[in-house]
């Protein structure tokens, strides 16, 4: 120097003006409303988005509902082994697999000799293997042809090597064997079981032994072990209006709709039931409206959960790490038609221009808290630093 | 903010572990003097993207997109 891995950090800086919110303090003495608590406004101090606030994919904390505890069993999840941690599907270490020359990186990684399912097309056959293309034996005189070497063919048997199919065809290589073949035997691997040895153990190593039996698929049903009660800050708690409607109670006896008429008024309706004699007529109980007074309701709103926490810094001990523990020190957003912003100048960078001085951007990445944390996971201009790996030059 | 659901043809839906279908819609062709009506032929799909599992994904699992719905809610 070139091309690569793994990590940790930053997230434009400065300075000026003008605003927005949250607390605080204005003392007997900022102003101004108010009888007081109090409220507005002002003035001066301190804070005022993120590493993802995103996506709601897990896992707590808080709430309320539900539940006596155990246990099974239905539904959902997790799924090598050991540790971390409050938890956790997250993190470390480590074992097994696979990928790279290497640093390293992937992997939902239990169980297919408990059972029940799938497997299109293609193939002779797809799961208790077959014989399509062959291979070898036999039929003592099978049949045919013949150049006498053999060659067709039909029957009976034997066989899984070679061809072909297909993601997959019942260990693979090689050699011996055979009529011709096969773990038929023998070596190596490969798989089963069994003993010893290391390891907490996932796992590995060694040696013996089967002679391969048991093909794949559990992100198909299912087995096994382990975990989950259910809903969310729009949960939940307090305080409550105006109106309008309801429930009592007092005062009226006044009311509202329709209709006819010039109008004063008249008619009818607004509540019906139950009985009696009897079809019209009586008894009984009940009923309107205004207007005042009180009473609960949880609506608008308000006020509380709201932010001191598994919290951040620094430092020391422990450990291979994740963490863990101590000691010092910090207080760091808390809004609700929803605050964190605009303009300016000046520096960094980027893009265009240009020969340079310099000029120009409607250039400054994703994005933007809403109850609060630990993971994940996506979105991200640009840069800044550790450590490591491979090649190529020099010494 | 909190919780559900869907995404196949130009529109409307079906499907489900094996070469994706229906209606209407489009284009051609019979049929008419000519249109509608009828008859037949056909084109049109990366099943919203992306990865993973499996020989084999629309379909089973994850993770993104876009879109709908519902909860404060009625004293």
């Nucleotide at each position: 120097u070139c091309a690569g891995a793994g990590g940790u950090c930053c997230a434009g800086g400065c300075g000026g003006c003008c605003g927005c919110u949250g607390c605080g303090u204005c003392a007997g003495g900022g102003c101004u409303c108010g009888a007081a608590a109090g409220g507005g406004c002002g003035a001066c101090g301190c804070g005022g988005a993120g590493g993802a606030a995103a996506g709601u994919c897990c896992g707590g904390g808080c709430u309320c509902c539900a539940u006596g505890g155990a246990u099974u069993g239905a539904c959902g999840g997790u799924g090598g082994c050991g540790g971390g941690u409050a938890a956790c599907g997250c993190c470390c270490g480590c074992c097994g697999g696979g990928g790279g020359u290497g640093a390293c990186c992937c992997c939902a990684g239990g169980g297919a000799a408990a059972g029940u399912g799938c497997a299109a097309c293609a193939g002779a056959a797809a799961g208790c293997a077959a014989c399509c293309c062959g291979c070898c034996g036999g039929a003592c005189g099978g049949g045919c042809c013949u150049u006498c070497g053999g060659g067709c063919u039909u029957c009976c048997g034997g066989c899984a090597a070679c061809g072909g199919c297909g993601a997959a065809a019942g260990g693979g290589u090689g050699c011996g064997g055979c009529a011709a073949g096969a773990g038929c035997g023998c070596a190596c691997c490969g798989c089963g079981c069994a003993g010893c040895c290391g390891g907490u153990a996932a796992c590995g190593g060694c040696u013996g032994u089967g002679g391969c039996a048991u093909g794949g698929u559990a992100a198909a049903c299912c087995c096994c072990a382990c975990c989950g009660g259910g809903a969310g800050c729009a949960a939940g708690a307090c305080c409550g209006a105006a109106u309008a409607g309801g429930c009592g109670c007092g005062u009226c006896g006044c009311g509202c709709g329709g209709g006819g008429g010039c109008a004063a008024c008249c008619c009818c309706g607004c509540a019906g039931g139950c009985u009696g004699g009897a079809u019209c007529c009586g008894g009984c109980c009940g009923g309107g409206a205004a207007c005042g007074c009180g009473c609960g309701g949880g609506u608008a709103g308000g006020u509380u959960g709201c932010u001191u926490g598994a919290g951040g810094u620094g430092c020391g001990u422990g450990g291979c790490g994740a963490c863990a523990c101590g000691c010092a020190u910090c207080c760091c957003a808390g809004a609700u038609g929803a605050a964190u912003g605009g303009c300016c100048g000046u520096c960094c960078g980027g893009c265009g221009g240009g020969a340079a001085a310099c000029c120009g951007c409607c250039c400054g990445a994703c994005a933007g808290a809403a109850c609060c944390c630990g993971g994940c996971u996506u979105a991200u201009c640009g840069g800044a630093c550790c450590u490591c790996u491979g090649g190529c030059a020099c010494g | 903010g909190c919780u559900g659901c869907u995404g196949u043809a130009g529109c409307u839906c079906a499907g489900u572990g094996g070469u994706a279908g229906a209606g209407c819609g489009c284009a051609c062709c019979c049929u008419u003097g000519g249109u509608a009506a009828g008859g037949g032929u056909g084109a049109g799909g990366c099943c919203g993207g992306g990865a993973g599992u499996u020989c084999a994904a629309u379909c089973c699992u994850c993770c993104c997109c876009a879109g709908c719905a519902g909860c404060a809610c009625c004293a």